[in-house]
RNA sequence: CGGGAUAUAGUUCAACGGAAGAACACCCGUCUGAUACGCGGGAUGUUUCGGGUUCGAUUCCCGGUAUCCCGA
Numbered sequence: 001c002g003g004g005a006u007a008u009a010g011u012u013c014a015a016c017g018g019a020a021g022a023a024c025a026c027c028c029g030u031c032u033g034a035u036a037c038g039c040g041g042g043a044u045g046u047u048u049c050g051g052g053u054u055c056g057a058u059u060c061c062c063g064g065u066a067u068c069c070c071g072a
Base pairs, nucleotide, nucleotide: 001071002070003069004068005067006066007065010024011023012022013021018055026042027041028040029039030038048064049063050062051061052060
């Protein structure tokens, strides 16, 4: 320098173009002599950034940034 992959909750990951969900973690309650487990409930997101297309974008298009891989 060229090509490819990835970026979503604190973490690991989902999500036909109809507006974001699970598990774990966290908080409260319950259970116990107590802790843990179990059970019930709750809070949590600038979907990496900037544009574009669309009635509507996590998703499609363009351009950045970061990480990883391949080639030179």
Predicted 3D model of a 72-nucleotide RNA (transfer RNA) from a Lachnospiraceae bacterium. The coordinates come from a structure-prediction model, not an experiment, and the mean pLDDT is 82. Rfam family: tRNA. The family's RNA type in Rfam is transfer RNA.